A computed fold for a 121-nucleotide RNA from Desulfosporosinus cupriresistens, annotated as c-di-GMP-I riboswitch aptamer.
The model forms 95% of the base pairs in the Rfam consensus.
RNAcentral holds the sequence, with entries from Rfam.
The coordinates come from a structure-prediction model, not an experiment, and the mean pLDDT is 79.
The source organism's lineage runs through Bacteria, Bacillota, Clostridia, Desulfitobacteriaceae and Desulfosporosinus.
RNA sequence: GUUCGGUUGGGGUAAACUUUGCGAAAGCGAAGGACGCUAAAGUCAUGGGUCUAAGGCUUAAGAAAACCAAAGUACUUUUAAAGUUAUUUGGAACUUAAGCUAAGAUCGCCAGAUUACAAGA
Numbered sequence: 001g002u003u004c005g006g007u008u009g010g011g012g013u014a015a016a017c018u019u020u021g022c023g024a025a026a027g028c029g030a031a032g033g034a035c036g037c038u039a040a041a042g043u044c045a046u047g048g049g050u051c052u053a054a055g056g057c058u059u060a061a062g063a064a065a066a067c068c069a070a071a072g073u074a075c076u077u078u079u080a081a082a083g084u085u086a087u088u089u090g091g092a093a094c095u096u097a098a099g100c101u102a103a104g105a106u107c108g109c110c111a112g113a114u115u116a117c118a119a120g121a
Stems, first nucleotide, its partner, number of pairs: 003121002008118002011038003017032006035108001042114003046111003049106003055101008067091005074084004
């Protein structure tokens, strides 16, 4: 110097919970606190899993008024026609609920990649 190893040692990290900040949420940061972990409970969301569903899509329901289109009653002006309008239907938009969806989150779920003290071989 390289490789293995790292039970033990030094050390490192810090679940729940509390306070506070961020976030739609899942969750994350900081301080306190330790359930645990320590050849990675270091780092990286690359693959799988899991969580969330703001936004998007689909379905259903709703409504006073307003918007658009069609039908249509009445009135006014009128040559044709135009304007206003009760009402009906449909649409868009809106609200609510449900389902699906990650580009969000999780490396303290697993895999993969990568880095790492001493003793010891």
Rfam family: c-di-GMP-I riboswitch aptamer. From the family's description: GEMM was predicted in a large-scale screen for bacterial structured RNA regulatory elements.